[in-house]
RNA sequence: GGCGCCAUGGCCAAGUGGUAAGGCAAGGGACUGCAAAUCCCUGACUCCCCGGUUCAAAUCCGGGUGGCGCCU
Repeated sequence: GGCGCCAUGGCCAAGUGGUAAGGCAAGGGACUGCAAAUCCCUGACUCCCCGGUUCAAAUCCGGGUGGCGCCU
């Protein structure tokens, strides 16, 4: 230098045009003599950033940034 893949909450991770699943952690509550366990509730509104397409974009397109891999 060329090519490919990836970027979603504190962490892991699903979703691939139509209100962003789930688990762990955290906070609040129930329960308990106190705890543990269990159960309920809460949280993304800038889905890495900028622009475009569309009635509608995490999702499609272009550019950029970062990470990983392959080639030279």